[in-house]
Molecule: RNase P RNA; transfer RNA
Organism: Nitrospinota bacterium
RNA sequence: GGAGCGGGCUGCGCGGCCGCGCGCAGCAAAAGUCUGCGGGAGGAAAGUCCGGGCUCCACAGGGCAGGGUGGUGGAUAACGUCCACCAGGGGUGACCCUCGGGAAAGUGCCACAGAAAACAAACCGCCCCGCUGAGUCGGGGUAAGGGUGAAACGGUGCGGUAAGAGCGCACCAGCAGCCCGGGUGACCGGGCUGGCUCGGUAAACCCCACCCGGAGCAAGGCCAAAUAAGGGGAUGCUCGAGGGCGGCCCGUCCGAUGUCCCCGGGUAGGCCGCUUGAGGCGGUGGGCAACCAUCGUCCCAGAUAGAUGGUCGCGGGCCCGCCAUCGGCGGGUGACAGAACCCGGCUUACAGGCCCGCUCCGGUC
RNA sequence: GGGCCCAUAGCUCAGCGGUCAGAGCCGCCGGCUCAUAACCGGCUGGUCCCAGGUUCGAAUCCUGGUGGGCCCACCA
Numbered sequence: 001g002g003a004g005c006g007g008g009c010u011g012c013g014c015g016g017c018c019g020c021g022c023g024c025a026g027c028a029a030a031a032g033u034c035u036g037c038g039g040g041a042g043g044a045a046a047g048u049c050c051g052g053g054c055u056c057c058a059c060a061g062g063g064c065a066g067g068g069u070g071g072u073g074g075a076u077a078a079c080g081u082c083c084a085c086c087a088g089g090g091g092u093g094a095c096c097c098u099c100g101g102g103a104a105a106g107u108g109c110c111a112c113a114g115a116a117a118a119c120a121a122a123c124c125g126c127c128c129c130g131c132u133g134a135g136u137c138g139g140g141g142u143a144a145g146g147g148u149g150a151a152a153c154g155g156u157g158c159g160g161u162a163a164g165a166g167c168g169c170a171c172c173a174g175c176a177g178c179c180c181g182g183g184u185g186a187c188c189g190g191g192c193u194g195g196c197u198c199g200g201u202a203a204a205c206c207c208c209a210c211c212c213g214g215a216g217c218a219a220g221g222c223c224a225a226a227u228a229a230g231g232g233g234a235u236g237c238u239c240g241a242g243g244g245c246g247g248c249c250c251g252u253c254c255g256a257u258g259u260c261c262c263c264g265g266g267u268a269g270g271c272c273g274c275u276u277g278a279g280g281c282g283g284u285g286g287g288c289a290a291c292c293a294u295c296g297u298c299c300c301a302g303a304u305a306g307a308u309g310g311u312c313g314c315g316g317g318c319c320c321g322c323c324a325u326c327g328g329c330g331g332g333u334g335a336c337a338g339a340a341c342c343c344g345g346c347u348u349a350c351a352g353g354c355c356c357g358c359u360c361c362g363g364u365c
Numbered sequence: 366g367g368g369c370c371c372a373u374a375g376c377u378c379a380g381c382g383g384u385c386a387g388a389g390c391c392g393c394c395g396g397c398u399c400a401u402a403a404c405c406g407g408c409u410g411g412u413c414c415c416a417g418g419u420u421c422g423a424a425u426c427c428u429g430g431u432g433g434g435c436c437c438a439c440c441a
Stems, first nucleotide, its partner, number of pairs: 001361010012315007020040001022038005042336001046347002049345005054216004061250004066212005071085005086100001087098004101207002106205002108201003123146002125142006154172006173197002175194008220272004230263006242254003265440003279298008317333007366437007375390004383421001392408005414430005
């Protein structure tokens, strides 16, 4: 200098004027208005895909069914997330990818082609036998060769045989069982035995291990207002309907002008929930890390048809055109997108910019 | 704000791992008829919403996205 890998951050800045909604203080009290002060969108606020808090249903019980997750160890409130490691695969490398348990429990499927698609099987070929003048005939053996396919029942060599074959042997690869060593573990290294050679598919059924009660802030609680506390049907009142927000059974609890369904009526108001939280920032300590502990400090949106905006100036980014040497002038543009109970993640969208660590190649000293 | 469902020919739908994805209506051509309709025969027409993955093989199974649709307030 070139090419690349991994990670983190940012998401125009400053000022003037006008405006929006929230909180606090003041105007003696309440409301309104006004004045002053304070703070006022995001890294994804999005998709609603997971997990949790919170609220109600019982402090959420047992079993079946159903759903989810899937190497190992850890982190965490929890997770399908994160960290570290293992195995397999890719790359010269930094590094990346993996829905990564079980196919040697059972069942199913493997189209077309092919003889055969999975306790095997003989189309061609090869070999033997029989008949015969001959084989294009018949019987048997053979998975070594050909051919088909995405996939064909270990590989190479020697022996062996009528021809062949783990049929026997040597080496290699894999598997199973046992043993030794290392590791918390997944697993790794080594030894012995057994010719054991066993296809793929579980994002097919299934098996194994672990996890999961349901609903959601339009949850839920209080106040106010108004209407017809209306009509119809079903069922039941202690031998009990129904309910305990998806199904069944058990257990348990609630349960009587009740419960369920349909039709119709009224209000579209206020308050709480509501924002202080698994919170932010900084330091110290532990840990490879995710993260945890502790100390200090800060308070940082709460609307309800939904506030967080508009305009001007200066500076800076990007793009285009012209003059064209640095550069100057003019114009345009400003990404994705916007809270609605709150958090931890994942995924998706995104103009441009900044920083850190590392690898490979080439050159020079 | 929250919950749920759907996407296959112009329209309505079937197909739930395996030949080149089908049916009805519509459209076009031919026949029948004096002519039209009905009827008969034939033909055309597909990014299976999009992208990635699993598998030998995906409309179908899994994941993410796009578009469309439905429901949910309180009182008595």